Notes: Transfer RNA from Desulfobulbus sp. Tol-SR, 74 nucleotides, folded computationally. Its Rfam family is "tRNA". The source organism's lineage runs through Bacteria, Pseudomonadati, Desulfobulbia, Desulfobulbaceae and Desulfobulbus. It was read from a public genome assembly.

[in-house]
Parts: sequence; structure tokens; C1' cells
RNA sequence: GCGCCCGUAGCUCAGUUGGAUAGAGCAACGGACUUCUAAUCCGUAGGUCGCACGUUCGAAUCGUGCCGGGCGCG
Repeated sequence: GCGCCCGUAGCUCAGUUGGAUAGAGCAACGGACUUCUAAUCCGUAGGUCGCACGUUCGAAUCGUGCCGGGCGCG
């Protein structure tokens, strides 16, 4: 340099025939329980879906460019 894959919550990830309020587990916070802690149960908060532009009535999802990571080729 070229090709392919990936980037969604603090962490690990799901969600891509375009549509519904963007989700799960763990972690955090609050509560219940307990003599206390842990465990368990209930609840709460947390996201410009890497960035920008474009297509569309509508984009996490499609297209282009860029950024970052991984693999392969040279």
C1' cells in the first nucleotide's frame, strides 16, 4: 500500500429483509431481607449506536469518506 472483519451503556455483547419507546448480563446506586456482611429479590440511573456527509417520509441497520482495532497479502 491492497483486501476482509469489527467499533452499540463503565465492561462483555445481542439487535442489520430500514419503521415501534435502543436492549441483555455483569458492574454502579437505592430499597427489601439479615445482628452485620455476603448471597437472593425488587427498583433506578447510565447511550450523539466511532466521526462526518449522503440516500430515504423514516438509518444502529443502506452508500461514500475519515478515525481506531484485528487478520491476511505484498